Predicted 3D model of a 66-nucleotide RNA (Fluoride riboswitch aptamer (crcB RNA motif)) from a bacterium. The sequence was found by an Rfam model in a public genome assembly. It matches the Rfam family "Fluoride riboswitch aptamer (crcB RNA motif)". Rfam links the family to the GO terms response to fluoride and positive regulation of gene expression. The coordinates come from a structure-prediction model, not an experiment, and the mean pLDDT is 76.
């Protein structure tokens, strides 16, 4: 030096924050979908979500009322 491995802590999970809880990685996890094209890749276009999952606050957005 490399590699595993095991402890600690800690980091992801398409757009914020806190609480539960799943996963996932250890310098990687992760970094949405759709159509066009024969395929891949890039490109143009067009959709949807503040959640990984429920939950609540913020921010958006949509329809009523005062």
């Nucleotide at each position: 030096u490399u590699c595993g491995u095991c402890a600690c802590a800690g980091g992801c999970g398409a757009u914020g924050g806190g609480g539960u809880u799943c996963g996932c990685c250890u310098u990687a996890a992760c970094c949405g979908c759709u159509u066009c094209u024969g395929u891949u890749c890039c490109a143009a276009a067009g959709c949807u979500g503040a959640u990984g999952a429920c939950u609540c606050c913020u921010a958006c957005c949509a329809a009523g009322g005062c």